[in-house]
Model confidence (mean pLDDT): 77 of 100. Predicted 3D model of RNase P RNA and transfer RNA as a complex of 471 nucleotides.

RNA sequence: CGAGUCGCACAGACGGCCGCUGCUCGGCUCAUCCUUCGGGGUGGGGCGAGGAGAGGAAAGUCCGGACUCCAUAGGGCACGGUGGUGGGUAACGCCCACCGGCUGCAAGGCCAGAGCUAGUGCAACAGAGAGUAGACCGCCCCUUUGCCGCUUUCGGGCAGCAUCGGGGUAAGGGUGAAACGGUGCGGUAAGAGCGCACCAGCGGGGCGGGAGAUCGUCUCGGCUUGGUAAACCUCACCGGGAGAAAGCCCGAAUAGGGAGGGAAGACGCGGCCCGCGUCGUUUGGACCUCCGGGUAGGGCGUUCGAGGCCGUCGGCAACGGCGGUCCUAGAGUCAUGGUCGUCACCUCGCCGUUUCGGCGGCGAGGCACAGAAUCCGGCUUACGGGCGGCUCGAGAU
RNA sequence: GCGCCCGUAGCUCAGUUGGAUAGAGCGCCGGUUUCCUAAACCGGAGGUCGUGGGUUCAAAUCCCGCCGGGCGUA
Numbered sequence: 001c002g003a004g005u006c007g008c009a010c011a012g013a014c015g016g017c018c019g020c021u022g023c024u025c026g027g028c029u030c031a032u033c034c035u036u037c038g039g040g041g042u043g044g045g046g047c048g049a050g051g052a053g054a055g056g057a058a059a060g061u062c063c064g065g066a067c068u069c070c071a072u073a074g075g076g077c078a079c080g081g082u083g084g085u086g087g088g089u090a091a092c093g094c095c096c097a098c099c100g101g102c103u104g105c106a107a108g109g110c111c112a113g114a115g116c117u118a119g120u121g122c123a124a125c126a127g128a129g130a131g132u133a134g135a136c137c138g139c140c141c142c143u144u145u146g147c148c149g150c151u152u153u154c155g156g157g158c159a160g161c162a163u164c165g166g167g168g169u170a171a172g173g174g175u176g177a178a179a180c181g182g183u184g185c186g187g188u189a190a191g192a193g194c195g196c197a198c199c200a201g202c203g204g205g206g207c208g209g210g211a212g213a214u215c216g217u218c219u220c221g222g223c224u225u226g227g228u229a230a231a232c233c234u235c236a237c238c239g240g241g242a243g244a245a246a247g248c249c250c251g252a253a254u255a256g257g258g259a260g261g262g263a264a265g266a267c268g269c270g271g272c273c274c275g276c277g278u279c280g281u282u283u284g285g286a287c288c289u290c291c292g293g294g295u296a297g298g299g300c301g302u303u304c305g306a307g308g309c310c311g312u313c314g315g316c317a318a319c320g321g322c323g324g325u326c327c328u329a330g331a332g333u334c335a336u337g338g339u340c341g342u343c344a345c346c347u348c349g350c351c352g353u354u355u356c357g358g359c360g361g362c363g364a365g366g367c368a369c370a371g372a373a374u375c376c377g378g379c380u381u382a383c384g385g386g387c388g389g390c391u392c393g394a395g396a397u
Numbered sequence: 398g399c400g401c402c403c404g405u406a407g408c409u410c411a412g413u414u415g416g417a418u419a420g421a422g423c424g425c426c427g428g429u430u431u432c433c434u435a436a437a438c439c440g441g442a443g444g445u446c447g448u449g450g451g452u453u454c455a456a457a458u459c460c461c462g463c464c465g466g467g468c469g470u471a
Base pairs, nucleotide, nucleotide: 001393002392003391004390005389006388007387008386010384012343013342014341015340016339017338018337020053021052023050024049025048026047028045029044030043031042032041033040034039055369059380060379062378063377064376065375066374067243068242069241070240079239080238081237082236083235084098085097086096087095088094099113100111101110102109103108114234115233119232120231121228122227136173137172138169139168140167141166142165145162146161147160149158150157151156181199182198183197184196185195186194200224201223202221203220204219205218206217207216208215209214247300248299249298250297257291258290259289260288261287265279266278267277268276269275307326308325309324310323311322312321313320314319345366346365347364348363349362350361351360352359353358398470399469400468401467402466403465404464407423408422409421410420416454425441426440427439428438429437447463448462449461450460451459
């Protein structure tokens, strides 16, 4: 210098002007209530001052909780989730450490990483055969027929090749993602864990290390029992339901409901009065008083919390204990913004300079992803430039 | 907030108990027919199965994460 990998912090800075949303304080004003008439309380509007105002992901809503209401004797089934071991935590599918496997030259990365020796199922095409399988070619044995050769005591005998049929064989060829351990020696008609030695795996037992997953080692068994559970399933553990529009409190007007009082009245015809008609009159309906539920509306929940930062102690670490210190958004159509100047950073162009690595000046453009809504812990995804550790490669000294 | 579904050719859809060369209709292109067109007949092209991983010998299909769209409910 290039390529890669892991981690960390940041998220432009300062100033001027104009705004937006809560909070506190002080005037002004309106409404209402009380009043000893001085004033005071409550609520609204507007003005001024002070101070505060998004994130590392506020996002996706994928997990886990807090909180609230409903349900709930105890146990089981069903359904869903998780799945090496140990630890952390309020909890988790998260995090840390370790074990095992895969992958990368390496730093590192990835793993739904329990059980196919409980049972059931699945494996297209190709291939002879796909699950305690299988004979297509090949190899070997027996046999039918034919040809040729040698031999003969002329009956035959021996050997070779081809061919029909029967059988053996999993060593070799070939198919496939996968073909029932590998190498060598023995053995055999040819072969085969058929036997033996070594190696690989599996299972049982012993010893040793470790808290454990597991690792090392010795021995026995020819045991070789293939793959798939993100196939059904089995085992272990976890899960009651709903979600801040949860939920709690205050509460009009009108119309219902209830209790008490109550005998007047109500409706139709009509512009109004009179009048007429219908209904009601104690088994109560106009009207009056009181009570209660709900609605409109208002308030709480609501932001101080498994909280941040610093120090120290324990721990490999995640994290925990103790001490100190800080207060840091809270709307209900939804605020946290805009603009100007200077500086910083990045890119491009031009000019100058150079020890050829760069440096300086001028101009232009850019400065990501993205906006809290009950609150936390995680995961995932989006995204800008910077710093540091480590690995590999190349060059120089 | 909570619950659920979908994405396959230009369009509308099949195919999801894992194994096809991913299929059909309409559309498109070429040819036959016709004076020309339509219809009809013959032939053909056209697919990252939304996307990135994983499981598996093998994935449109099973699992996970994203992207886009839609529905229900208070």

Rfam match: Bacterial RNase P class A. Rfam classes the family as a ribozyme.